[in-house]
Molecule: RNase P RNA; transfer RNA
Organism: Deltaproteobacteria bacterium
RNA sequence: GGAGUAGUACAGAUGACCGCUGCCUUGCCCCAUGGCGAGGGGGAGGAAAGUCCGGGCUCCACAGGACAAGGUGCUGGGUAACGCCCAGUCCCGGUGACGGGCAGGAAAGUGCCACAGAAAGGAAACCGCCCCCGCCGAUUUUCUGUAUAUCGGCGGGAGUAAGGGUGAAAGGGUGAGGUAAGAGCUCACCAGUCUCGCCGGUGACGGCGGGAGCUAGGUAAACCCCACCUGGAGCAAGACCAAAUAGGGGAACGAUUGAGGGCGGUCCGUCCGAGUUCCCGGGUAGGUCGCUUGAUCUCGAUGGCAACAUCGAGACUAGAUGAAUGGUCAUUGUCCUGAAAGCGGGUGACCGCUUCAGGAAACAGAACCCGGCUUACGGACUGCUCCGGCA
RNA sequence: GUGGGUGUAGCUCAACAGGUUAGAGCACUGGGUUGUGGCCCCAGAGGCUGUGGGUUCGAGUCCCAUCACUCACCCCA
Numbered sequence: 001g002g003a004g005u006a007g008u009a010c011a012g013a014u015g016a017c018c019g020c021u022g023c024c025u026u027g028c029c030c031c032a033u034g035g036c037g038a039g040g041g042g043g044a045g046g047a048a049a050g051u052c053c054g055g056g057c058u059c060c061a062c063a064g065g066a067c068a069a070g071g072u073g074c075u076g077g078g079u080a081a082c083g084c085c086c087a088g089u090c091c092c093g094g095u096g097a098c099g100g101g102c103a104g105g106a107a108a109g110u111g112c113c114a115c116a117g118a119a120a121g122g123a124a125a126c127c128g129c130c131c132c133c134g135c136c137g138a139u140u141u142u143c144u145g146u147a148u149a150u151c152g153g154c155g156g157g158a159g160u161a162a163g164g165g166u167g168a169a170a171g172g173g174u175g176a177g178g179u180a181a182g183a184g185c186u187c188a189c190c191a192g193u194c195u196c197g198c199c200g201g202u203g204a205c206g207g208c209g210g211g212a213g214c215u216a217g218g219u220a221a222a223c224c225c226c227a228c229c230u231g232g233a234g235c236a237a238g239a240c241c242a243a244a245u246a247g248g249g250g251a252a253c254g255a256u257u258g259a260g261g262g263c264g265g266u267c268c269g270u271c272c273g274a275g276u277u278c279c280c281g282g283g284u285a286g287g288u289c290g291c292u293u294g295a296u297c298u299c300g301a302u303g304g305c306a307a308c309a310u311c312g313a314g315a316c317u318a319g320a321u322g323a324a325u326g327g328u329c330a331u332u333g334u335c336c337u338g339a340a341a342g343c344g345g346g347u348g349a350c351c352g353c354u355u356c357a358g359g360a361a362a363c364a365g366a367a368c369c370c371g372g373c374u375u376a377c378g379g380a381c382u383g384c385u386c387c388g389g390c391a
Numbered sequence: 392g393u394g395g396g397u398g399u400a401g402c403u404c405a406a407c408a409g410g411u412u413a414g415a416g417c418a419c420u421g422g423g424u425u426g427u428g429g430c431c432c433c434a435g436a437g438g439c440u441g442u443g444g445g446u447u448c449g450a451g452u453c454c455c456a457u458c459a460c461u462c463a464c465c466c467c468a
Base pairs, nucleotide, nucleotide: 001387002386003385004384005383006382007381008380010378012332013331014330015329016328017327018326020043021042023040024039025038026037027036028035029034045363049374050373052372053371054370055369056368057234058233059232060231064268065267066266067265069230070229071228072227073226074088075087076086077085078084089103090101091100092099093098104225105224109223110222111219112218113217126164127163128160129159131157132156133155134154135153136152137151138150139149172190173189174188175187176186177185191215192214193212194211195210196209197208198207199206200205238289239288240287241286248280249279250278251277252276253275260272261271262270281467282466283465296315297314298313299312300311301310302309303308334360335359336358337357338356340355341354342353343352344351345350392464393463394462395461396460397459398458401417402416403415404414410448419435420434421433422432423431441457442456443455444454445453
């Protein structure tokens, strides 16, 4: 210098003027709601976003039993909780820093594995190899014939998973023995599985040694099995006040032989119980509370590798409802560009500082509140890795 | 805000629980038929299934993330 990787903080600052929206104090008008002013003070984010998870909170019987359904899925820890976070294990990717993993069970069962191929799962004989039987042909021992032997061809039967070929995948690999030919059929070594023992670790797991020829295909982001978790709805929850209309019409079911509702997918159980559901039609588009003090934030100490926890001190930091948080100007910080000027360093390409001129600053806007995840996005800084050059 | 649903050719829809090269109708292009046009007949083009990753031998289909579109919500009751 280049390429990469992990992380950190920030999201310009100050002032003036003009606005927007709540709050507090206060003046005037008004019986009052309210209206018009004056002063003070507050006013978006790291993601406020997507709404993908988890919780608080509220209501529905404080929430019952069984099944179903859904979710999670290595280990230990953190947490209010989680599918999140931290620390590890194993596997995979990368030269490396480092990153990724829905990572339980395929030896409980079922399904599927297209095409190709003989055979797609305790399987299979297409070619090949080998043996036997029958027929035919050739050759051989001195001539001829027969028989025997050998070789070849055809047909039939049996064996064989070494080799070829198909496929994503063909039931361990290499070598030796063995055999008619072969084969874990047997043996040695290697790989894996299961199992026993010892050691380390809380554990996932790792290391060492012994035994069993055990070699068992893939797929569970297919059904399923195992373990654990989950009642439902959501601030349009819910409470109160106010307003309007036609508490109107039709259909179905039902009224103690119980429709329907709480109760959500079903049943049981239990409570309530005379209306319920659908279609047509009509009406209002108001206010107050919930509402922001909270698993809150900042700093420090202690414990812990860390996530985090405990203790102490301090702080109060939007609460709008078609929805405010903005604009202009000045000064200035940062960065970029400059055949502009000056100074310094270097042999040099060039670099640094100061001045001047011009320019740039992204993604995006709270809506009950938190903890996460994911996505969008600007430049800056720091640690580390690899490569190249110079000394 | 909350709870659902859908993305496949220009348009409307298919593709049974994953299987070879994603089909059909209308529309489009060329040819034929006709004096010409339409109808009709024959042939053709047009898709990487909204986007990006993953599981799998193999993904429109299964899983994750993301983007876009769309529906419902109050009162009489």